[in-house]
Context: one part of a larger RNA
RNA sequence: GGAUGAACGCUGGCGGCGUGCUUAACACAUGCAAGUCGAGCGAAGCACUCUGAUUACUUCGGUUUGAAGAGUGACUGAGCGGCGGACGGGUGAGUAACGCGUGGGUAACCUGCCUCACACAGGGGGAUAACAGUUAGAAAUGACUGCUAAUACCGCAUAAGACCACAGCACCGCAUGGUGCAGGGGUAAAAACUCCGGUGGUGUGAGAUGGACCCGCGUCUGAUUAGCUAGUUGGUGAGGUAACGGCUCACCAAGGCGACGAUCAGUAGCCGACCUGAGAGGGUGACCGGCCACAUUGGGACUGAGACACGGCCCAAACUCCUACGGGAGGCAGCAGUGGGGAAUAUUGCACAAUGGGCGAAAGCCUGAUGCAGCGACGCCGCGUGAAGGAUGAAGUAUUUCGGUAUGUAAACUUCUAUCAGCAGGGAAGAAAAUGACGGUACCUGACUAAGAAGCCCCGGCUAACUACGUGCCAGCAGCCGCGGUAAUACGUAGGGGGCAAGCGUUAUCC
Numbered sequence: 001g002g003a004u005g006a007a008c009g010c011u012g013g014c015g016g017c018g019u020g021c022u023u024a025a026c027a028c029a030u031g032c033a034a035g036u037c038g039a040g041c042g043a044a045g046c047a048c049u050c051u052g053a054u055u056a057c058u059u060c061g062g063u064u065u066g067a068a069g070a071g072u073g074a075c076u077g078a079g080c081g082g083c084g085g086a087c088g089g090g091u092g093a094g095u096a097a098c099g100c101g102u103g104g105g106u107a108a109c110c111u112g113c114c115u116c117a118c119a120c121a122g123g124g125g126g127a128u129a130a131c132a133g134u135u136a137g138a139a140a141u142g143a144c145u146g147c148u149a150a151u152a153c154c155g156c157a158u159a160a161g162a163c164c165a166c167a168g169c170a171c172c173g174c175a176u177g178g179u180g181c182a183g184g185g186g187u188a189a190a191a192a193c194u195c196c197g198g199u200g201g202u203g204u205g206a207g208a209u210g211g212a213c214c215c216g217c218g219u220c221u222g223a224u225u226a227g228c229u230a231g232u233u234g235g236u237g238a239g240g241u242a243a244c245g246g247c248u249c250a251c252c253a254a255g256g257c258g259a260c261g262a263u264c265a266g267u268a269g270c271c272g273a274c275c276u277g278a279g280a281g282g283g284u285g286a287c288c289g290g291c292c293a294c295a296u297u298g299g300g301a302c303u304g305a306g307a308c309a310c311g312g313c314c315c316a317a318a319c320u321c322c323u324a325c326g327g328g329a330g331g332c333a334g335c336a337g338u339g340g341g342g343a344a345u346a347u348u349g350c351a352c353a354a355u356g357g358g359c360g361a362a363a364g365c366c367u368g369a370u371g372c373a374g375c376g377a378c379g380c381c382g383c384g385u386g387a388a389g390g391a392u393g394a395a396g397u398a399u400u401u402c403g404g405u406a407u408g409u410a411a412a413c414u415u416c417u418a419u420c421a422g423c424a425g426g427g428a429a430g431a432a433a434a435u436g437a438c439g440g441u442a443c444c445u446g447a448c449u450a451a452g453a454a455g456c457c458c459c460g461g462c463u464a465a466c467u468a469c470g471u472g473c474c475a476g477c478a479g480c481c482g483c484g485g486u487a488a489u490a491c492g493u494a495g496g497g498g499g500c501a502a503g504c505g506u507u508a509u510c511c
Base pairs, nucleotide, nucleotide: 001511002510003509004508006507007506008505009504010503013383014382015381016380017379018378019376020375021341026339027338028337030336031335032334035083036082037081040080041079044076045075046073047072048071049070050069056063057062090294091293092292099219100218101217102216103215104214105213106212109211110210114207115206116205117204118203119202120201122156124154125153131146132145133144134143135142136141162187163186164185166183168181169180170179171178172177192199193198220266221265222264227257228256229255232254233253234252235251236250237249238248239247269291270290271289272288273284274283275282276281296317297316298315299314300313319330320329321328322327347373349372350371351370355369356367357366358365359364386416387415388414389413396407397406398405399404420452423446424445425444426443430438455500456499457498458497459496460481461480462479466495467494468493469492470491476483477482
């Protein structure tokens, strides 16, 4: 000198764009943050329409009441069922590791939704929630009996291709092997809805996307850590997995790693990037993007294409809450917000209008993702606080050799302008037919008044900028050298000056 997610002191006009718990991965009141589909299903309620038993009145024409039934609903909320709750959002505790980065491999793998191609969808069955009744419990939540549906569940049929075991041919390779063709045997499918336009279902193959595993190289400090290891290292067999593998198990062998630093200990999420530097390098890993890990602590599996699952389940532990003491409920490292910790970090805001996501055929619903607004000079950038003229060099103040000198064209005064702010009027783009939270915002126009808008640090040398008074090794200053003991340009105050400027200094950290 540059830089910061900064803090502190003094000061503070406006706008744009960013950014804001670095500490206690401490505990959390309250609200919201993941639902959706009636074009899968049955029942219930509500509204309307039709038919209309019955009741009342009757001038016998009819009027009224409306049980039960049928239909419609772009009505409702539970339930079964489907898809989604594995994305999006948060945090960095753990991790020195194939975790990450980079380059490869899978002849050892999986992939819902989406796209393409081929082939299909025949015929049956038994339940169950809802509901009704009985019943246990303070509650959470159940238990029993009975009824019912499906794109829920289960057999059967069919099998081009698929898989399994058997046996064969051709081609190829990278060791195990891979690909193609043909054979007979065995195994496994399906679901309907409809507004008639379609939307779905099953099997197989291919693609796309996403993931999984393996390997080379790189990835902090300590030897005042030198030996470490028993599923340990390898083999055979088996199990398990989507898949290879001590991944797991039985048996056998005795191996494996290590001064090219094993093991142990400490520290730490990694990277793109960011800061600095001419570069090499050094430092950092906030925001934004990619990957990983975690969700009160520890463990476990279930479902599923995908989890060993932040707002799912089970168990244990700590903590908090309810309780009729028998038993239950909870998890903000989602968005706001509270307490606490701290030098220190914001609103219990608006909207789904846009972008994107989930569900749905769609209308649409949901979305604290997101878009916006609020707060903070926290940062960067821009603008303003007036411009021109104006000497008698006014007054005041400071100083003085008392003549003057400085403040100083500075002010007053004259002329002008209106950026910002304030007032009034108009008023967007962002949206494609409709639909705008932002927002009467940005922006434009008009009138109006120099009005509402300057501070902070420094002045001995380094280092730009000097005098007076006070003080008297005191009070104090200080980044280093050092100032102060009676004329201090170094302390304090004043005048003047220098620097930067809505900021200026200090502190901390990095280069």